[in-house]
Context: one part of a larger RNA
């Protein structure tokens, strides 16, 4: 800006778009058809894995620059103890939630229809025959057209459905139709602030006190692996008890203690 009012929510899918289409072995039919025998089917059912491909994170791991612990040199807090800095921007080891990956997990390819290719027919003349072809009718492929999924109403023949709003004051100029202007400021949308299930920026999405949106803060999980102090035991190192302790990011709940204050500004009125 357009879809002759303005909105909001959710849909159709015409023409096009994109995507996807793959294969292995084994069973059973059946040691059957067939074949002297060796050997060994078609059809038609069922089960495997491979690789591609998408979703996910339950359960397998992998990252998780600081969540837990261990430890080595060195300085720091006056020293013990206990803590905390630096050691290439994690000193260095173990482990590891959220989240994110695959090597983890679920699931796809199918089935079906329709015209056909080589190729196989049927009726059947010309050309009393023959002849799939000349009229006319069939049958067949991983392939073509649909079917499957995902995009799409600027599809200007600009779709559809459900709800919400408003249809009102006034100046001027004109006999009037009707031009023009100013006010209201409604559903509704921006702004703006609190964020993430989005995200380079926009956008998208969730909230904004009639509020759980993010922080804190209470509980829980998770994870690390039994914290400090104190006490006991050993000449100590170290060890037991207190304690399966203390800590604990991004999870999952509750809870207005912080923070989303206050507010602006677009936005109908051709009668649609």
């Nucleotide at each position: 800006c357009g879809u002759a009012g303005g909105a909001u929510a959710c849909u159709u899918g015409a023409a096009g778009a994109g995507g996807a289409g793959c294969u292995u072995u084994c069973c059973g039919u059946a040691g059957u058809a067939c074949g002297a025998g060796a050997g060994g089917a078609c059809c038609c059912g069922g089960a495997u894995a491979g690789a591609c491909g998408a979703a996910c994170c339950u359960c397998u791991g992998g990252u998780g620059u600081u969540c837990c612990a261990g430890u080595u040199a060195u300085c720091c807090u006056g020293c013990c103890a206990a803590g905390g800095g630096u050691a290439a921007a994690g000193g260095c080891u173990g482990g590891g939630u959220a989240a994110u990956c695959a090597u983890g997990u679920u699931c796809g390819g199918a089935a079906g229809g329709g015209a056909u290719a080589a190729g196989c027919g049927c009726u059947g003349a010309a050309g009393g025959c023959a002849u799939a072809u000349a009229a006319g009718c069939g049958c067949c492929a991983a392939g073509c057209c649909c079917c499957c999924c995902u995009c799409a109403a600027g599809a200007a023949u600009a779709a559809g459905u459900a709800u919400c709003c408003c249809u009102g004051u006034u100046g001027c100029c004109g006999c009037a139709a009707g031009g023009u202007g100013a006010c209201u400021g409604u559903a509704g949308g921006c702004a703006c602030c609190u964020c993430g299930u989005a995200g380079a920026c926009u956008a998208c999405g969730a909230g904004g006190u009639u509020g759980a949106u993010a922080g804190g803060c209470u509980g829980g999980g998770u994870g690390u692996g039994u914290a400090a102090g104190a006490c006991g035991a050993g000449u100590a190192a170290u060890c037991g008890u207190u304690u399966u302790a203390g800590c604990u990011a991004a999870c999952c709940a509750g809870u207005a203690c912080u923070a989303a204050u206050c507010u602006g500004c677009c936005a109908a009125u051709c009668g649609g």
The part of an RNA shown here (large-subunit ribosomal RNA, domain VI) has 272 nucleotides and comes from a Candidatus Omnitrophota bacterium. RNAcentral holds the full RNA, with entries from ENA. The prediction has a mean pLDDT of 86.